[in-house]
Molecule: Bacterial large signal recognition particle RNA
Organism: Conexibacter sp.
RNA sequence: CCGUGCUAGGCGGGGAAUUAGCGGUGCCCUGUCGCUCGCAAUCCGCUCUAGCGAGGCUGAAUCCCCGAUCGAGGGGUGUUGGUCAACGGGGUCUGUGCGUCGAGGCGGCGCUGAUGGCCCGGGUCCCGCGCGGCGUCGGCUCGUGAACCAGGUCAGGUCCGGAAGGAAGCAGCCUUAAGCGAGUACCGGCGGGCGCAGCGGGAGUUCCCGGUGCCGGAGCCGCCCUCCGACGUAACGCCCGUAGGCCGCAUCACAAGAUCGGGUGCACGG
Numbered sequence: 001c002c003g004u005g006c007u008a009g010g011c012g013g014g015g016a017a018u019u020a021g022c023g024g025u026g027c028c029c030u031g032u033c034g035c036u037c038g039c040a041a042u043c044c045g046c047u048c049u050a051g052c053g054a055g056g057c058u059g060a061a062u063c064c065c066c067g068a069u070c071g072a073g074g075g076g077u078g079u080u081g082g083u084c085a086a087c088g089g090g091g092u093c094u095g096u097g098c099g100u101c102g103a104g105g106c107g108g109c110g111c112u113g114a115u116g117g118c119c120c121g122g123g124u125c126c127c128g129c130g131c132g133g134c135g136u137c138g139g140c141u142c143g144u145g146a147a148c149c150a151g152g153u154c155a156g157g158u159c160c161g162g163a164a165g166g167a168a169g170c171a172g173c174c175u176u177a178a179g180c181g182a183g184u185a186c187c188g189g190c191g192g193g194c195g196c197a198g199c200g201g202g203a204g205u206u207c208c209c210g211g212u213g214c215c216g217g218a219g220c221c222g223c224c225c226u227c228c229g230a231c232g233u234a235a236c237g238c239c240c241g242u243a244g245g246c247c248g249c250a251u252c253a254c255a256a257g258a259u260c261g262g263g264u265g266c267a268c269g270g
Stems, first nucleotide, its partner, number of pairs: 001270006009058003012030004020047005035055005064263007073254001075252005081247004086242005093237001095236002097233006104224006116215003119211005125202005130196003134191006140183005150175004158167003
C1' cells in the first nucleotide's frame, strides 16, 4: 500500500414550556429526506458518557470527532424608533364637538309712551254652596218565579139533591207576591285623593293676566349664529402614567447545511 472480517461512532437541528437537571413524546419553527417498532403531559425514561427496550443499515472516512469561515432560521435581552388597541389620570392647548351668555345680523312692537315703580281688578291659596261627572243603594223597566198553605178559569173525578141544579176543588192554562237575575234612558238618597270661564266669603306672601288709571321718559321681544369674545363640559384630539400586540433596529447564545484544515481503531492474509 492492497484485500477480507469486525469495533467505537453515526443513521437531522433549534426554540418556548415543563423539570433539581438531562433527554424523549406533545407544541412552535427550520429544512429536506436523515432507519423501523413499543412506551409517554396532572406523562415516559434516566442522573453529568443523563431517554429506555427490541431489531435493521452503515462504518474508520464524502460519511465519525474537533476547529475556522459563511449560514436557512427561530429564540432571549434591550430600544428617546414606528404603529395599533386597552386602562387610569389631567384641564395647560389659537384644536374639534356640545351647552349657556355676550357681540353681530334680520324681523316686529314702542314718544299716539318701552322696561320699571305705584294703585286697582281678576286668577293662583283656603272654606262653604251650586252644577256636572263617577261610584253605590233604592225606585223604575225586562225576564224568571208558588206540589198544597196566592188569585182567576177549572176538563176528568168527588160531594149534596128524586130531578132541575148547586158546592168544594186536583192536574193543565193565564196572572201575581216575596225572592232571584239583568239593564241604567228617567227619578230619589248617600259618598269622594274628580271637574268647573257658576255663586258667596276669607287671606292677601310670591308669581301670572288685565286697566281710556297715576309717575316717569327709551327701550323691549322673537329668530339666526359662518366668523368674533367669555364661561363651562371632558365625547374626541392633546399631555402624563401603566401593562401589552405587531413591525423595525441593536446585541447575545444556538443552529440544519456548505467550504477548508486537522484527528480517530482491532484482527487476519498478501